RNA sequence: AAAGCAGACUGGGUAGUCGCGGGGACAUAUUGUCCUCGAGGAAAGUCCGAGCUCCAUAGGGCAGGAUGCUGGGUAACUCCCAGUGAGGGUGACCUCAAGGAAAGUGCCACAGAAAUUAAACCGCCAAGCAGAGCGGGAUAUCCCGCUCUGCUUGGUAAGGAUGAAACGGUGCGGUAAGAGCGCACCAGCGGUCAGGCGACUGGCCGGCUAGGCAAACCCCAUCCGGAGCAAGACCAAAUAGAGGAGAGUUGACGUUGCUCGCCGAUCUCCCGGGUUAGGUCGCUAGAGGUGUCAGGUAACUGCCAUCCCAGAGAGAUGAUUAUCGCCCCGCAAGGGGAACAGAACUCGGCUUACAGGUCUGCUUUGUAU
Numbered sequence: 001a002a003a004g005c006a007g008a009c010u011g012g013g014u015a016g017u018c019g020c021g022g023g024g025a026c027a028u029a030u031u032g033u034c035c036u037c038g039a040g041g042a043a044a045g046u047c048c049g050a051g052c053u054c055c056a057u058a059g060g061g062c063a064g065g066a067u068g069c070u071g072g073g074u075a076a077c078u079c080c081c082a083g084u085g086a087g088g089g090u091g092a093c094c095u096c097a098a099g100g101a102a103a104g105u106g107c108c109a110c111a112g113a114a115a116u117u118a119a120a121c122c123g124c125c126a127a128g129c130a131g132a133g134c135g136g137g138a139u140a141u142c143c144c145g146c147u148c149u150g151c152u153u154g155g156u157a158a159g160g161a162u163g164a165a166a167c168g169g170u171g172c173g174g175u176a177a178g179a180g181c182g183c184a185c186c187a188g189c190g191g192u193c194a195g196g197c198g199a200c201u202g203g204c205c206g207g208c209u210a211g212g213c214a215a216a217c218c219c220c221a222u223c224c225g226g227a228g229c230a231a232g233a234c235c236a237a238a239u240a241g242a243g244g245a246g247a248g249u250u251g252a253c254g255u256u257g258c259u260c261g262c263c264g265a266u267c268u269c270c271c272g273g274g275u276u277a278g279g280u281c282g283c284u285a286g287a288g289g290u291g292u293c294a295g296g297u298a299a300c301u302g303c304c305a306u307c308c309c310a311g312a313g314a315g316a317u318g319a320u321u322a323u324c325g326c327c328c329c330g331c332a333a334g335g336g337g338a339a340c341a342g343a344a345c346u347c348g349g350c351u352u353a354c355a356g357g358u359c360u361g362c363u364u365u366g367u368a369u
Stems, first nucleotide, its partner, number of pairs: 001365010012324007020038008040340001044351002047349005052228004064224005069083005084098001085096004099219002104217002106213003121160002123156015168186006187209001189206007232281004241271001243270005249265003253261002288307004293302003326337004
């Protein structure tokens, strides 16, 4: 210098004018004046996890759902940090739904002989039978050997062929031909020793071998009640009930008491009617921000200091002028342009969108010293 990797930040500035919403003060009771505050890194998607509120709830279980290497962080998480393993990249670094297939069940299309109690299509090997040819012996049209072909029986997983995958791989020995049948190395499995909190890693020994799929059922471990601020609480306003059913407390009546009946009041439910996003609270001081110090590799935590930073009517948070900065066109004068997007109970994350700009650390290649 070029090409990259990882992380953090920023998202126009200043001044004037005209406006909008919340709060406070003053004057006035219609409002006005002044002061002060007034969008984001994602306010978005509403995908996870919580606080808060109401409902339900003795406790536990079944069913169902979520998560799934290890150790930490956190109020909590499917999030974050640090590691392990596997895969990718020359590298900085990136990616991972990464428990169990030796509990059981199931599946493995097509092709192929065979897709797991293994299996013999071609090929290879052995034996038997038949035929043909050649050679030798005998000589009556018989016997023996070799080669080839066909059939039958058996052996064989080295080779071919099929497939995403064929019952460990490579090599040497061995064998009729072959085979973990034997051996060496490698992979895997089990045991043991060492290191590590652990996932795991390394050494040694052993019998020689066990297909894949759990994002199929399932098993194991951990966690999980529901609805959501239009939650919910209080106040005000409004109106029609001689409506229906029930309860059987109380009173009157049926001459008195009990029972019973009836009527009225009361209570519960249903029906009907009224109000209808009327007001206040919830509502923004919070797992809050910033800074120093301390602990920790880090995520994060603690102490102290300091700051107050939208809270509405689902409605405000803007417009314009000048100038500076940035980018583009132009010799110049000058002209043009500036992303994604916008709070609504509040936090912690994740994901997605984003013009332009800044900073830090690192890698590879080239050049110069």